This is a predicted structure of a 351-nucleotide part of an RNA (small-subunit ribosomal RNA, central domain) from a metagenome. Its mean pLDDT, the model's own confidence on a scale to 100, is 89. Rfam family: Bacterial small subunit ribosomal RNA.
[in-house]
Context: one part of a larger RNA
RNA sequence: CUGGGCGUAAAGCGUGCGUAGGCGGAUAUUUAAGUCGAGUGUGAAAGCCCCGGGCUCAACCUGGGAACUGCGCUUGAUACUGGGUAUCUAGAGUAUGGUAGAGGAAAGUGGAAUUUCCGGUGUAGCGGUGAAAUGCGUAGAUAUCGGAAAGAACACCAGUGGCGUAGGCGACUUUCUGGCCCAAUACUGACGCUGAGGUACGAAAGCGUGGGGAGCAAACAGGAUUAGAGACCCUGGUAGUCCACGCCGUAAACGAUGAGAACUAGAUGUUGGUUCUGUUUUGCAGAAGCAGUAUCGAAGCUAACGCGUUAAGUUCUCCGCCUGGGGAGUACGGCCGCAAGGUUAAAACUC
Repeated sequence: CUGGGCGUAAAGCGUGCGUAGGCGGAUAUUUAAGUCGAGUGUGAAAGCCCCGGGCUCAACCUGGGAACUGCGCUUGAUACUGGGUAUCUAGAGUAUGGUAGAGGAAAGUGGAAUUUCCGGUGUAGCGGUGAAAUGCGUAGAUAUCGGAAAGAACACCAGUGGCGUAGGCGACUUUCUGGCCCAAUACUGACGCUGAGGUACGAAAGCGUGGGGAGCAAACAGGAUUAGAGACCCUGGUAGUCCACGCCGUAAACGAUGAGAACUAGAUGUUGGUUCUGUUUUGCAGAAGCAGUAUCGAAGCUAACGCGUUAAGUUCUCCGCCUGGGGAGUACGGCCGCAAGGUUAAAACUC
């Protein structure tokens, strides 16, 4: 160097963008670098291989040949790959016209509930549990009515519905803003795919500074339970949860399934456009095709489970990763971080 793999057995980076690199549509022409042919030089000798010879044979020695699959030069071939030139439109993109959407950021507004405070009514309990107790309450609680304040979350709508690259996104209004999709034309003319490094985003928890703090609630305290109870249950309760700015950079970051492209039976739902047909022409129903999202299934695949045009089928390109269990995602070192720690990542030993 070569193999086989990565849904669940070890193995897809959490996700984008993108540098180098790798790979890359159609036609014509040119070049001849890769590629292929011919000639030539070289490829030391010995050895290996073939045919002979010499030691009585052999080992051994020795003659000749072949080989040395390579490299240089010269000269040809031009299908493919590469380079140059010209052209094209099927990939990719731009413009025009529309639709849908919890996509993102900021500001403002709303109602229900909860808690607290104030006032009224009212009186002895409330609360909680398997049962209780701690706790609250005659300094008037719980309940109920009226008022005020605060913070957080947005019932119904709600849907194997929608949007977003992923994380994720759900009251309403406004402003700013990203992307998808559909239809018909016009334009650019391969501008593409992937992507080592790099860079950006990245739930929750956690950290720093300053606010905020209703409810919930690690820690903590008390009451129970129990042999014990450092728990499960109950009463309280601080960080935190919320906001601004800055860090952290990890998750069962999951479809446990990398991205892109092409091809390979269908059936049924559903979301968003478009076109057509029928009709009772606001509308409703059906059909076709496009883009999503689900269920079931031909072939095929799979160890099985299952997957099955949204592939785990049949192929191509590029990247990442795996190589028995433990030791160990640890030690040491490097880099990053305020820290917590993250990332990269062994070995001895052992089975």